[in-house]
């Protein structure tokens, strides 16, 4: 080292947001605004724990 990018999480609540993407709403039309959604084997391989992105060892 976490979504295509960028970033939180301080041991337990469906892993959030920001941009990007897609679909609606508006609009003569783009834009810009707003509302919705899809997208994460938490880098990998053990260990600890009732539990682990989160603590501890290897490795890249």
């Nucleotide at each position: 080292g976490u979504a295509g990018c960028g970033u939180a999480a301080u041991g337990a609540c469906u892993a959030g947001c920001g941009c990007g993407u897609u679909g609606g709403a508006c609009u003569u039309a783009u834009a810009a605004u707003c509302c919705a959604a899809a997208g994460g084997u938490c880098a990998u391989g053990g260990g600890u724990u009732c539990g682990a992105a989160u603590c501890c060892c290897a490795c890249c």